[in-house]
Background: This is a predicted structure of a 585-nucleotide part of an RNA (small-subunit ribosomal RNA, 5' domain) from a metagenome. Rfam family: Eukaryotic small subunit ribosomal RNA. Its Rfam clan is "SSU clan". Rfam 15.1 lists 75,755 matches to the family in 2,556 species. The coordinates come from a structure-prediction model, not an experiment, and the mean pLDDT is 80.
Context: one part of a larger RNA
RNA sequence: UAUGCUUGUCUUAAAGAUUAAGCCAUGCAUGUCUAAGUAUAAGCACUUAUACUGUGAAACUGCGAAUGGCUCAUUAAAUCAGCAAUAGUUUAUUUGAUAAUACCUUACUACUUGGAUAACCGUAGUAAUUCUAGAGCUAAUACAUGCUAAAAGUCCCGACUUCUGGAAGGGAUGUAUUUAUUAGAUAAAAAACCAAUGCAGGGGGGCAACCCUCUGGUCAAUUGACGAAUCAUGAUAACUUCGCGAAUCGCACGGUCCCGCACCGGCGAUGAUUCAUUCAAAUUUCUGCCCUAUCAACUUUCGAUGGUAGUGUAGUGGACUACCAUGGUUGCAACGGGUAACGGAGAAUUAGGGUUCGAUUCCGGAGAGGGAGCCUGAGAAAUGGCUACCACUUCCAAGGAAGGCAGCAGGCGCGCAAAUUACCCAAUCUCGAUACGAGGAGGUAGUGACAAUAAAUAACAAUACAGGUCUUGAUAAAAGACUUGUAAUUGGAAUGAGUACAAUUUAAACCCCUUAACAAGGAACAAUUGGAGGGCAAGUCUGGUGCCAGCAGCCGCGGUAAUUCCAGCUCCAAUAGCGUAUAUU
Numbered sequence: 001u002a003u004g005c006u007u008g009u010c011u012u013a014a015a016g017a018u019u020a021a022g023c024c025a026u027g028c029a030u031g032u033c034u035a036a037g038u039a040u041a042a043g044c045a046c047u048u049a050u051a052c053u054g055u056g057a058a059a060c061u062g063c064g065a066a067u068g069g070c071u072c073a074u075u076a077a078a079u080c081a082g083c084a085a086u087a088g089u090u091u092a093u094u095u096g097a098u099a100a101u102a103c104c105u106u107a108c109u110a111c112u113u114g115g116a117u118a119a120c121c122g123u124a125g126u127a128a129u130u131c132u133a134g135a136g137c138u139a140a141u142a143c144a145u146g147c148u149a150a151a152a153g154u155c156c157c158g159a160c161u162u163c164u165g166g167a168a169g170g171g172a173u174g175u176a177u178u179u180a181u182u183a184g185a186u187a188a189a190a191a192a193c194c195a196a197u198g199c200a201g202g203g204g205g206g207c208a209a210c211c212c213u214c215u216g217g218u219c220a221a222u223u224g225a226c227g228a229a230u231c232a233u234g235a236u237a238a239c240u241u242c243g244c245g246a247a248u249c250g251c252a253c254g255g256u257c258c259c260g261c262a263c264c265g266g267c268g269a270u271g272a273u274u275c276a277u278u279c280a281a282a283u284u285u286c287u288g289c290c291c292u293a294u295c296a297a298c299u300u301u302c303g304a305u306g307g308u309a310g311u312g313u314a315g316u317g318g319a320c321u322a323c324c325a326u327g328g329u330u331g332c333a334a335c336g337g338g339u340a341a342c343g344g345a346g347a348a349u350u351a352g353g354g355u356u357c358g359a360u361u362c363c364g365g366a367g368a369g370g371g372a373g374c375c376u377g378a379g380a381a382a383u384g385g386c387u388a389c390c391a392c393u394u395c396c397a398a399g400g401a402a403g404g405c406a407g408c409a410g411g412c413g414c415g416c417a418a419a420u421u422a423c424c425c426a427a428u429c430u431c432g433a434u435a436c437g438a439g440g441a442g443g444u445a446g447u448g449a450c451a452a453u454a455a456a457u458a459a460c461a462a463u464a465c466a467g468g469u470c471u472u473g474a475u476a477a478a479a480g481a482c483u484u485g486u487a488a489u490u491g492g493a494a495u496g497a498g499u500a501c502a503a504u505u506u507a508a509a510c511c512c513c514u515u516a517a518c519a520a521g522g523a524a525c526a527a528u529u530g531g532a533g534g535g536c537a538a539g540u541c542u543g544g545u546g547c548c549a550g551c552a553g554c555c556g557c558g559g560u561a562a563u564u565c566c567a568g569c570u571c572c573a574a575u576a577g578c579g580u581a582u583a584u585u
Base pairs, nucleotide, nucleotide: 001581002580003579004578005577009454011452012451015447016414022412023411024410026409027408028407031063032062037060038059043055044054061433070367071366072365080288081287082286084284085283086282089281090280095276096275097274109247113144114143120136123133124132125131153173154172155171156170157169160166161165174244175243176240178238179237180236181235182234183233199216200215201214202213203212204211205210224231246270248269249268250267251266253265254264255263256262257260290338291337292336297329298328299327304326305325306324307323308322309321310320311319342364343363344362346357347356348355349354369390370389372387373386374385392403394401395400420445422444423443424442428441429439430438431437460491461490463487464486465485466484467483468482469481470480471479472478498518499517500515502514528574529573530572531571532570533555534554539569541568542567543566544565550557551556
């Protein structure tokens, strides 16, 4: 694990894995709205609501649908586990930071630009579908387009000029993208000379700005992080199907004067770029796996091992391409084959060492009839998404159309082998625009001797009988006390199994726990399953059978006194369970 017989109570509770990752009728399992994207429903409700006001089907928009649930077919250095790496990358969301620079030019939208489309209305097609077409409207945080602000500094050019020099003016200058250049320092001593700049002081010229000249001392000046970078960060030159830099929504309304179609302003919501964070992901390091040599050599022209360059990728890499080299693994078992092989955490057994199991609730992987390809998206090579092919399958008016339960129920098939087409979102959580919706995730009942827990089927007394011990007695007899049993005797007490008002329980119930009222005398409220020669606890009792029928794991029993068969009686073992088969220790 299955099965046979039996079964009263309480609590928990596995359950179509094994065989067919075989096939599936039907129903459901993923949707979602706040003050805060879009309402003229010819919807409803009122009445301060004739611009909109409240509610709000539908539809557009946004997000989710890559989670969850199921299964274990594949898969043997693969998965997986522990240990490390990303300086080799992506990351919607969460949380924290974060953007003064847009125009190219002289009469302009910046208090707000443009064109569509659904729902709606109506006209139609088909046997048919969650099929669609044509006409007519109308929205946006959908889809597009597109303004607005100072000064300085820096870099490049530079008219002009009294040419040691000075300089009006012009252009570029947000961030992001791509490429190139550059900074991103510091192992190491002393001295002299020259020049420039700034600083301090003196003199001269000049109204001043400033110019000329002399002296002095100082060489005064910056550099983040790591074990490590071409890192972070900054700068320069260009580049770009020029990404982003808010034409959005709600609630409160207030302040300032120069009283205007003025200016200024709060709290949020949503959206944005970059950086971090979080949730992750993807690759990779080291070590580790069952049986097999009746598998000894394997790999490489079609990448096998390495190099260089590219392509591709989010990124590394023979991942791929080109050109080179000839490598790489193997008796420490490569390569091949098998596995009734998903891996692990774990389970059973065990003195220790071990052996066997692990489909199954947690973690990781893989898969959705079989292969393959792809769209969308932050994320899928997604299947309750799409496209082919193969296999199967449904409807059809025969032209066509549709499908994927290894989700929950349920059916067929397969088999030794496995439950209800139930109720609910109340709990736990998840998703969503969200306190409100949805969820066969999940919970709750039903089935359920898979297993596990507690432990009813009687207890007591008297009497009778049979013992035992003790006291008195002589040690008998006898009496008393205590005690163990046996009884078709007798007695009242106790109790739940069951029935059941009620409350409780619960989303609503059920059950349990509480609890009125009923409810125990043998014929019930009645315990079974196997055994009684040995192993191995318990009969040399009775009847039947007569090497027959049968029993018996093994040894054996049975041929006319059967301790073993079939029965009766009695007894033994475990007991709400016990036997049998199989696997395993």